[in-house]
RNA sequence: CGACACCAUACGCCGAAUCCCUUCCGGGAGCGGGGGACCCACAUCCCCGGGGCUAAUUGCGGCAACGCAUAGGGCACUCUUCGGCCCGAGCCCGACAGCUAACCUCGUAGGCGUCAACGAAGAGACGU
Numbered sequence: 001c002g003a004c005a006c007c008a009u010a011c012g013c014c015g016a017a018u019c020c021c022u023u024c025c026g027g028g029a030g031c032g033g034g035g036g037a038c039c040c041a042c043a044u045c046c047c048c049g050g051g052g053c054u055a056a057u058u059g060c061g062g063c064a065a066c067g068c069a070u071a072g073g074g075c076a077c078u079c080u081u082c083g084g085c086c087c088g089a090g091c092c093c094g095a096c097a098g099c100u101a102a103c104c105u106c107g108u109a110g111g112c113g114u115c116a117a118c119g120a121a122g123a124g125a126c127g128u
Stems, first nucleotide, its partner, number of pairs: 010114005018029004030108006040098001049096001050093004058069004072087004077124006
């Protein structure tokens, strides 16, 4: 001097997953999910079930592992346009759930990045 790794701090990203109190057992607020009437909707018997969270559905190929696409989703104030790079998984309920006021109930994790496409243009917002 360079590379790599770890720790701390700062600034950010995905996500509902933040903040406050506490005798540290928990409790609130906020955010997010599920169940649950009338009305409306659906419906014939098939077990080859059905359903939920999520952007993560669907098609084709393949014995399969997977591959190619795709609905959809993400990328440093916001929106629109142009454009580039990515994701397109997984988990759960257990024969059972349409919508749904009152009401009931659950979660509040985890994982990443740091000289960049955190690009360009326009219009705003905020700040000075």